[in-house]
Context: one part of a larger RNA
């Protein structure tokens, strides 16, 4: 218990793209499928209601008549919506051009510190680490100062409530190839659009195959503490990982715990990006101010909401389409099934208890 929900109480697929379906902007013609109307029939009988009427009366029988039958068909008529066609429009979309932002995204070259290790010089008894130790390093010279080589990972300051990406994410410098958004336009198409079951792709970290690299930290591990014990927390090592190329995997508190699109609703302040227009100028791609579109914070009215809070970037007031939820636990398990090389991943129940 079908109707109502889905920031946090169960519940928005991690993101996107895109088919079926489903919805879809303004003007005029036209048809009439849907839709209104009118008129014909069909819509069995029982049962139902109301009359009469047969059982000696009712229960029940049976006549008429009306109803129900949510409907369907023929045939005419009407054009406002919706459909379909035609034929136009630009406000939705898309294109083009324009000057500007951007750790967007793949490739290539270069660089920097700091760390590691190795060689050179200098030095000498300790370093290292803790709560305090030890283990560990170190007289075959350590730590510690220097000078140089080699290595791999890594990008301090700028850095920001800042920028860009559908999401995962994305920072040293330049080149090179490529994509997206936003602003402007006195240019083009002319509804080409919105969501999307299924279905494709992308997808952190960890894992995995196969190749190559290992500084650094560093699951597993081994020791050294602490401890009643310590399979931990500290403390010294240290494989596998972390890097990279190629393929798998497909999950996250993948969060804004808030689906995409559009449209309506007070306002104040910051930030970032293009445009205008005014003022000032060191005439600089310059500095302030105001607007005006777009991102992006914070407070905040109306409203909203159980409250927190939310509040033009809605959780406000509408509209379209998709996801999902329906008491805990069993349990994201079992079974099936379909993916994976495995790990596992997707879908996904009952008994039973409460």
């Nucleotide at each position: 218990u079908a109707g109502g929900g889905c920031c946090u109480a169960a519940a928005g697929c991690g993101u996107c793209c895109g088919u079926a379906g489903c919805c879809g902007g303004c003007c005029g013609a036209g048809c009439a499928a849907g839709u209104u109307c009118g008129u014909c029939g069909g819509g069995a009988a029982a049962u139902c209601u109301a009359c009469c009427a047969g059982c000696u009366c009712a229960a029940c029988u049976g006549g008429u008549a009306g109803g129900c039958g949510u409907c369907c068909g023929g045939c005419g008529a009407a054009a406002a919506c919706u459909g379909c066609c035609c034929g136009g429009c630009u406000u939705g979309g898309g294109a083009c051009a324009g000057g500007g932002a951007g750790a967007c995204u793949c490739g290539a070259a270069g660089g920097g510190u700091a760390c590691g290790u190795c060689c050179g010089g200098g030095g000498u008894a300790g370093g290292a680490g803790u709560g305090a130790a030890a283990u560990c390093c170190u007289g075959u010279a350590a730590u510690c100062c220097u000078g140089g080589a080699c290595g791999g990972a890594c990008c301090a300051c700028c850095g920001a409530u800042g920028g860009c990406g559908a999401a995962a994410g994305c920072a040293c410098u330049u080149c090179g190839a490529g994509a997206g958004a936003a602003c402007u336009g006195a240019u083009c198409c002319g509804a080409c659009g919105g969501u999307c079951a299924g279905g494709a792709a992308c997808g952190a970290a960890a894992g995995c195959u196969g190749g190559g690299g290992u500084c650094u930290c560093g699951a597993a591990c081994c020791g050294g503490a602490u401890u009643a014990g310590a399979u931990a927390c500290c403390c010294g090592g240290g494989u596998a990982g972390u890097c990279c190329c190629a393929g798998c995997u497909g999950u996250a508190a993948a969060c804004g715990a808030u689906g995409u699109u559009c449209g309506c609703u007070a306002g104040g302040u910051g930030c970032g990006a293009c445009g205008c227009a005014g003022a000032c100028u060191a005439c600089g791609a310059g500095u302030c101010u105001g607007u005006g579109u777009u991102g992006u914070g914070c407070c905040g009215u109306a409203g909203g909401g159980a409250a927190g809070c939310c509040g033009a970037g809605a959780a406000g007031c509408g509209a379209a389409c998709c996801g999902c939820c329906u008491g805990g636990g069993a349990a994201g398990u079992a079974c099936g099934u379909c993916c994976g090389c495995a790990a596992g991943g997707a879908u996904g129940a009952a008994a039973c208890u409460u």
Molecule: small-subunit ribosomal RNA, central domain
Organism: uncultured archaeon